This is a predicted structure of a 73-nucleotide RNA (transfer RNA) from Dechloromonas sp. HYN0024. The prediction has a mean pLDDT of 80. Its Rfam family is "tRNA". Lineage of the source: Bacteria > Betaproteobacteria > Rhodocyclales > Azonexaceae > Dechloromonas. RNAcentral holds the sequence, with entries from Rfam.
RNA sequence: GGGGCGCUAGCUCAGUUGGUAGAGCAGCGGACUCUUAAUCCGUAGGUCGACAGUUCGAAUCUGUCGCGCCCCA
Numbered sequence: 001g002g003g004g005c006g007c008u009a010g011c012u013c014a015g016u017u018g019g020u021a022g023a024g025c026a027g028c029g030g031a032c033u034c035u036u037a038a039u040c041c042g043u044a045g046g047u048c049g050a051c052a053g054u055u056c057g058a059a060u061c062u063g064u065c066g067c068g069c070c071c072c073a
Stems, first nucleotide, its partner, number of pairs: 001072007010025004019056001027043005049065005
């Protein structure tokens, strides 16, 4: 220098014919218990890496850039 994959909640990840974002764990409140743990109920939390473009509408399609991993030179 060229190419491929990934970036979504604190963490691990889903979300794929474009239609106003989810799960598990963790957190918080409660029940239970002498207490803790476990179990059960409830609850908060994300402008989807950044900026543009296309579209009535973008996590999803396109471009540039950033970060990580891999391959080629």